[in-house]
Source information:
Predicted 3D model of a 101-nucleotide RNA (SAM riboswitch aptamer (S box leader)) from a Holophagaceae bacterium. It was read from a public genome assembly, where an Rfam model found it.
RNA sequence: GAGUUAUCCAGAAAGGUGGAGGGACGGGCCCUGUGAAACCUUGGCAACCUGCGAAAGCAAGGUGCCAAUUCCUGCCGUGAGCAAUCACGGAGAGAUGUCGA
Numbered sequence: 001g002a003g004u005u006a007u008c009c010a011g012a013a014a015g016g017u018g019g020a021g022g023g024a025c026g027g028g029c030c031c032u033g034u035g036a037a038a039c040c041u042u043g044g045c046a047a048c049c050u051g052c053g054a055a056a057g058c059a060a061g062g063u064g065c066c067a068a069u070u071c072c073u074g075c076c077g078u079g080a081g082c083a084a085u086c087a088c089g090g091a092g093a094g095a096u097g098u099c100g101a
Base pairs, nucleotide, nucleotide: 003099005097006096007095008094013042014041015040016039017038021031022030023029025074026073027072028071043066044065045064048062049061050059051058052057070093075090076089077088078087079086080085
């Protein structure tokens, strides 16, 4: 890192350093000097891998995560509506884990 496969309407933040961005991308809408990103410390959530177990499940070693449904949306389709728009289904994209030439 191509690919594979599962999940994505649940859950979980304080302190220090830092000093203007951040929420993947475009559009929207948000967060942010009442302090963004990043890094550090501590804490927490969850249970993919892992261990135990006949199973239910238990534990928490390896990842991951701790604003907003993956924040909403983007492409195709269906329905409602005069329209703006709304609802639903699927795909795509993305994220995380598993396997991995």